[in-house]
């Protein structure tokens, strides 16, 4: 220079052939307790890395960056 892979909640990851974005940890509020752990119910938390394109609709198909991991030279 070339290939080849991952990118999605604070972390850690699903999400397979395009139709409502999830799980687990973790935070925060309730219930439990004299309290405090456990335990339990419930919330909050996202421009799916970015920009274009195909679509009636793309986290998901194309395409052009960037970042990391990896092969090859």
């Nucleotide at each position: 220079g070339g290939g080849g892979u991952u990118g999605u909640a604070g972390c850690u990851c699903a999400g397979c052939c395009g139709g409502u974005a999830g799980a687990g940890c973790g935070u925060u509020c309730g219930c439990u307790u004299c309290g405090c752990a456990u335990g339990u119910g419930a919330a909050a938390a996202g421009u799916c890395c970015c920009g274009g394109g195909u679509u009636c609709g793309a986290a998901u198909c194309c395409u052009g960056g960037c970042a990391g991991c990896u092969c090859c030279a």